[in-house]
Context: one part of a larger RNA
């Protein structure tokens, strides 16, 4: 001396950019925080648009409003079938001394939706469950039983360049285990349609249909991209007042199993296998880039931000799916907390935000999806407590301001005085400016790019002057922040300084008061009658919207 997610004492103008439960992974009331797609389906409960009947009201007699009842459409859409997403993004930091994490490798042992390159294809069938109808239990959460239907939802068959299995043959490489690639003759496995436009060729022929197109989707393989699993070196706290430790243990051969290697799991065999180079117990702990101090080395630490790892009321479990062994998903057991008609059922804030608890202690139940991302969709668009902004908090870092110039009779007061004066002190007053920041008014943004839009123009596919993608030009729509930054003009020194210290270390000294008393102290140490050390006052020194003061690291 520096540095803090800090706290507490006293004070407190403004702005800008960050930062805010370190403790109880303690328990939540409330709202929200994950959905989309009607261009996959059947459909029509609610709304839009349009019909019909009837009632009622108003009237210019033409009609118009309004409420019931029934159609239509499908501009939309509740529920419901499918499909993709819900493994992302967001919290925490319990547990973890481990291939968790760093770091460098290997994967000849592996996976990989959506994206992408390339090639082959998309034929023909069938037979259900929801939704919806009808009977039923249940207090409720729900939940039987009969009936009817649709699909890119299910499930049969054909086909099979290549994938896959198993069995032969050649080459190449090779860690000598196998991998690779040509190639032979078996098995066994795919697929789905949806929007938009059109008659060039077929049928009937106004226009359609089968066709053709164009775009999305689908199957099969394949390069690649991202991402993920598994293994290995090396590093990764303390504690020997822990010295033995270990039966799936350690190999081995089988055979399961997984995407995959591999006691991973099991059977059968040996009897290994770690350990003072610290085994195995006990304790503390998420890990890293980093951060903070040091001239370095090092020590310490791991909060915002960024990568990685676990957890998701506490334990076990698996379903789906490409990915979980799944924070707002299921099932089981536990504690708790609710509702009950007692039979019996909901629920999980370590998501934003709030609340009660615990604590020296830490924030709003805003606002927007305008803007960067992600999800879904062909796409308008829907969603999004991530995000962007906005509130609180001197919590921290940054930068302005409380004014500037002149002003001695050295003004009044105040302290001290050797009673001469000395000081506060050019400081006030006072005279001339200034106008920052605050406050009025007025004008006013970047940050908006894509996106979309009956316009124009080029390419592309196409039979096609439908279409449909794809580019450029032009206009026009889109902004929470916010009438904020910011600029201008108004008035007006007006509204703006406190804190701690002053024996010595350490910059700053006099008087009063008190008298080993009250009391200070960070160390020496000061107070018992003149205290520069207590307490006040003058004065004066160090910081400054901030100052000490505790803790905590160096």
């Nucleotide at each position: 001396g520096a540095a803090c997610g800090a706290a507490c004492g006293c004070u407190g103008g403004c702005g800008g950019c960050g930062u805010g439960c370190u403790u109880a992974a303690g328990a939540c009331a409330u709202g929200c925080a994950a959905g989309u797609c009607g261009a996959a389906c059947g459909g029509u409960a609610a709304g839009g648009c349009u019909g019909g009947u009837c009632a009622c009201c108003c009237u210019u007699c033409g009609g118009g409003g309004u409420g019931a009842c029934u159609g239509g459409u499908a501009c939309a859409c509740g529920a419901g079938u499918g499909g993709c997403g819900c493994a992302c993004g967001g919290g925490u930091g319990a547990g973890u001394a481990a291939c968790g994490c760093g770091u460098g490798g290997g994967u000849a042992a592996u996976c990989u939706g959506c994206c992408u390159u390339c090639g082959g294809g998309u034929c023909u069938g069938g037979g259900a469950c929801a939704a919806c109808c009808c009977c039923g239990g249940g207090a409720a959460a729900c939940u039987g039983g009969g009936g009817c239907u649709a699909a890119u939802a299910c499930c049969g068959g054909a086909u099979a360049a290549g994938a896959c299995c198993a069995c032969g043959a050649c080459a190449u490489c090779u860690c000598c285990g196998g991998a690779u690639g040509u190639u032979g003759a078996g098995g066994a496995a795919a697929a789905a349609g949806g929007u938009g436009g059109c008659c060039u060729c077929u049928u009937c022929u106004u226009g359609a249909a089968a066709g053709c197109u164009a775009c999305c989707a689908c199957c099969c393989g394949u390069c690649g991209a991202u991402g993920a699993g598994c293994c290995c070196g090396c590093g990764u706290c303390c504690u020997a007042u822990u010295a033995g430790c270990u039966u799936g243990u350690u190999g081995g051969u089988g055979a399961g199993g997984u995407a995959a290697c591999g006691g991973c799991u099991c059977a059968c065999c040996a009897a290994g296998g770690c350990g003072a180079c610290g085994a195995u117990g006990g304790g503390u702990a998420a890990c890293u880039g980093g951060u903070c101090u040091g001239a370095g080395a090092g020590g310490a630490u791991g909060a915002u931000c960024a990568g990685u790892c676990a957890c998701a009321c506490u334990g076990g479990a698996a379903c789906u799916g490409a990915g979980a062994c799944a924070c707002g998903g299921u099932c089981c057991a536990g504690a708790c907390u609710c509702c009950u008609a007692c039979g019996g059922g909901a629920g999980g804030c370590a998501g934003c935000a709030g609340u009660c608890g615990g604590g020296a202690a830490u924030c709003u139940u805003g606002g927007g999806c305008a803007a960067u991302g992600g999800g879904c969709g062909a796409a308008a668009g829907c969603c999004u407590g991530a995000c962007c902004c906005a509130g609180c908090a001197a919590c921290g870092c940054c930068g302005c301001g409380u004014g500037a110039g002149g002003g001695a009779u050295g003004a009044a007061g105040g302290c001290c005085u050797u009673c001469g004066g000395g000081u506060c002190g050019u400081a006030a007053a006072c005279c001339u400016c200034u106008g920052u920041c605050g406050g009025a008014a007025g004008g006013g943004a970047a940050g908006a790019a894509c996106g979309g839009u009956a316009g124009c123009c080029g390419g592309u596919c196409g039979a096609a002057u439908a279409g449909g993608c794809c580019g450029g030009c032009a206009g026009c729509c889109u902004g929470a922040c916010g009438g904020u930054a910011c600029c201008u003009u108004c008035a007006a020194a007006g509204g703006a300084a406190g804190c701690a210290c002053c024996g010595g270390c350490u910059a700053a000294c006099u008087c009063c008061g008190u008298g080993c008393c009250a009391g200070c102290a960070g160390c020496c140490g000061c107070g018992g009658u003149a205290a520069u050390a207590c307490g006040g006052a003058g004065g004066g020194u160090g910081c400054a919207a901030g100052c000490g003061u505790u803790g905590u690291u160096c």